[in-house]
RNA sequence: GCCCCCAUAGCUCAACGGAUAGAGCUGCUCCGUCCUAAGGAGAAGAUGUGGGUUCAAUUCCUACUGGGGGUA
Repeated sequence: GCCCCCAUAGCUCAACGGAUAGAGCUGCUCCGUCCUAAGGAGAAGAUGUGGGUUCAAUUCCUACUGGGGGUA
């Protein structure tokens, strides 16, 4: 250089083109306890960037960025 794959919450992962993008863990608040822990309840938190297709895009197309793999 060329080819392929990946990019969603702090982390690990879901999501037929259509429902308020959903779980687990961590963290936070509250209950709990003499204190801490176990346990219980609650809230918050995300689609890499720019275009395009579509009534509708996390999903399809494209360029870029980043990561991984293959190849003379």